[in-house]
Context: one part of a larger RNA
RNA sequence: AGCCAACGGUGGAUGCCUUGGCGCCUAAAGCCGAUGAAGGACGUGGGCGACUGCGAAAAGCCACGGGGAGCUGUCUACCAAGCUUCGAUCCGUGGAUGUCCGAAUUGGGAAACCAAGUACCCGUCAUGGGGUAUUACUCCGGUCUGAAUACAUAGGACCGGUAGAGGGAACCGGGUGAAUUGAAACAUCUCAGUAACCCGAGGAGAGGAAAGCAACAGCGACUCCCUGAGUAGCGGCGAGCGAAACGGGAAGAGCCUAAACCGUGCCGGUGUAUAAGCCUGGUGGCGUUGCCGGUGCGGGGUAGUGGGAUUUGAGGGAAAGGGCACCAGACCUUUCACGGAGUUACAAAGUCGACGCUUAGCAGAAGCACCUGGAAAGGUGCGCCACAGAGGGUAAUGGCCCCGUAUGCGAAAAGCUGAGACCUCCGCUUGAACUCCCGAGUAGCGCCGGAUCCGGGAAAGCCGGCGUGAAUCUGCGAGGACCAUCUCGUAAGGCUAAGUACUCUUAGGCGACCGAUAGCGAACUAGUACCGUGAGGGAAAGGUGAAAAGUACCCCGGGAGGGGAGUGAAAUAGUACCUGAAACCGUUGGUUU
Numbered sequence: 001a002g003c004c005a006a007c008g009g010u011g012g013a014u015g016c017c018u019u020g021g022c023g024c025c026u027a028a029a030g031c032c033g034a035u036g037a038a039g040g041a042c043g044u045g046g047g048c049g050a051c052u053g054c055g056a057a058a059a060g061c062c063a064c065g066g067g068g069a070g071c072u073g074u075c076u077a078c079c080a081a082g083c084u085u086c087g088a089u090c091c092g093u094g095g096a097u098g099u100c101c102g103a104a105u106u107g108g109g110a111a112a113c114c115a116a117g118u119a120c121c122c123g124u125c126a127u128g129g130g131g132u133a134u135u136a137c138u139c140c141g142g143u144c145u146g147a148a149u150a151c152a153u154a155g156g157a158c159c160g161g162u163a164g165a166g167g168g169a170a171c172c173g174g175g176u177g178a179a180u181u182g183a184a185a186c187a188u189c190u191c192a193g194u195a196a197c198c199c200g201a202g203g204a205g206a207g208g209a210a211a212g213c214a215a216c217a218g219c220g221a222c223u224c225c226c227u228g229a230g231u232a233g234c235g236g237c238g239a240g241c242g243a244a245a246c247g248g249g250a251a252g253a254g255c256c257u258a259a260a261c262c263g264u265g266c267c268g269g270u271g272u273a274u275a276a277g278c279c280u281g282g283u284g285g286c287g288u289u290g291c292c293g294g295u296g297c298g299g300g301g302u303a304g305u306g307g308g309a310u311u312u313g314a315g316g317g318a319a320a321g322g323g324c325a326c327c328a329g330a331c332c333u334u335u336c337a338c339g340g341a342g343u344u345a346c347a348a349a350g351u352c353g354a355c356g357c358u359u360a361g362c363a364g365a366a367g368c369a370c371c372u373g374g375a376a377a378g379g380u381g382c383g384c385c386a387c388a389g390a391g392g393g394u395a396a397u398g399g400c401c402c403c404g405u406a407u408g409c410g411a412a413a414a415g416c417u418g419a420g421a422c423c424u425c426c427g428c429u430u431g432a433a434c435u436c437c438c439g440a441g442u443a444g445c446g447c448c449g450g451a452u453c454c455g456g457g458a459a460a461g462c463c464g465g466c467g468u469g470a471a472u473c474u475g476c477g478a479g480g481a482c483c484a485u486c487u488c489g490u491a492a493g494g495c496u497a498a499g500u501a502c503u504c505u506u507a508g509g510c511g512a513c514c515g516a517u518a519g520c521g522a523a524c525u526a527g528u529a530c531c532g533u534g535a536g537g538g539a540a541a542g543g544u545g546a547a548a549a550g551u552a553c554c555c556c557g558g559g560a561g562g563g564g565a566g567u568g569a570a571a572u573a574g575u576a577c578c579u580g581a582a583a584c585c586g587u588u589g590g591u592u593u
Base pairs, nucleotide, nucleotide: 001592002591003590004589005588006587007586008585009584015578016543017542020514021513022511023510024509025508026507027506028505029503030502031167032166039101040100041099042055043054044053046079047078049075050074051073061095062094063093064092065091066090070083071082072081106115107114108113116135117134118133119132120131121130122129137164138163139161140160141159142158143157144156145155171202172200173199174198175197176196182189186236212219213218223250224249225248226247233241234240254495255494256493257439261299262298263297264296265295266294267293268292269291270290277286278285279329280328281327282326283325284324304473306438307437308436309435310433311432312431313430314429315428317336318335319334320333321332322331338427339426340425341424342423350422351421352420356416357415358414359413361409362408363407367382368381369380370379371378383400384399385389391403392402393401444468445467446466447465448464449463450462454480475490476489477488478487479486530537531536550577553564554563555562556561
């Protein structure tokens, strides 16, 4: 030195475990913010480093309710000082306080800092100083002023506004919009209107009450699902892309305007007569009234079987009032009665509010003995409960030990739902006819693009840019070039719940999901330590024991560490702590050279 055996060291695999994750389901909740958010900085405890909580009233203050014996959060002991059956700690509801930064908003600024104005108060002999409130911008409403320029307008000042701003995981609408890739290369095409960026909305968003589908029969807003269907189609007819209607379901809801016409306010124009006009007729009276154009407000009106206005008929509960005056007529308005509707659109304020639910909780059955063992829940014996034999804990495996479970019960306060009441709002029907109205730089058309299954095609319909440019019901659009016939609809204004999508979040449940190199990056002081100028990147790290009972005392040693002794079932379980593989390093014995 090799080999063999035994025993160790090192190391931390494996097994077992789980406080943490992952996925899904059900229900809830679904916006927060100038009444200052999200997110932070700095403080805050008797002794306090971190986390958590809280905010100079600072691990807390007040009220109400629950609860019932201990308490002063966690790592985390200890000391000190206290609180508590006159009900603490703790849990729930409501309120108070809430430094500084941050949209950040008095001004500035290198976030958490600096410096001010105004009003009032405190303090000082006085200055400096301290406190409270207030002071950004835009928009909206109102009032007052007010140029060029006479009225006016622009502009300005003041007052009022729970108006806007900023944030939010995914979901939604819109704008801009790739490439890798596939086509076995590549250019049309595809990937894909995807990713990414931006804007906007909200608990959903979008869409939505036919200028629709259809086909000689009909349907009747929109959205979502199934089907139709990988069909019809599109396509270097390659790769690939890929509908719609019908049918079956979920849900279900319809409305308001513009215009004609009437009344009225303002602005501009016209206007001195027998004025036109003042509901009609007669008489009187008024006359800067009137008429035309523009603009605002109120009434009216909203359709496809075309509708409406206007004029004129017919029918209809009652009463009162109105116009320059009187008489008659018609019309209009108001009130009552009757009928109907309503707080998400359809008009809009609300007030009260039953029942139920949520946010703390309460009650809740039934077992003992012996044996083994450190420990009984194991074994044996004899019982019991069960609308409860889900699950967890307790020194091993417990229906009957503890927490629970089935089941039943419970709210002062706040919130949700909201029957109902008060309240509020609305109400003519029908016939005829001349005329008037029925959304304009719009529809259509030309050129050029885009999106639809549709790549320019026979290419309709939809959307956009540029140009041109109609009609008003005997009108206009559509039915996939176009024409005729027929049929369907009524554009160029707007609102609209439900069914649908998603899950940062709350609660419950489940898993042929993981079990510490796994599972979230993170089971532990984790988006921490650390790296980077920065954007950003981003770890490692779990386990004594049932219980600290965490080794008093003695010995060696400067200590570290160890030997006894003691605890414990076990100490080769001693906090470098369960098990403790291998590599690697040794000790002892044997054996070979």

The part of an RNA shown here (large-subunit ribosomal RNA, domain I) has 593 nucleotides and comes from a soil metagenome. Rfam family: Bacterial large subunit ribosomal RNA. Model confidence (mean pLDDT): 83 of 100.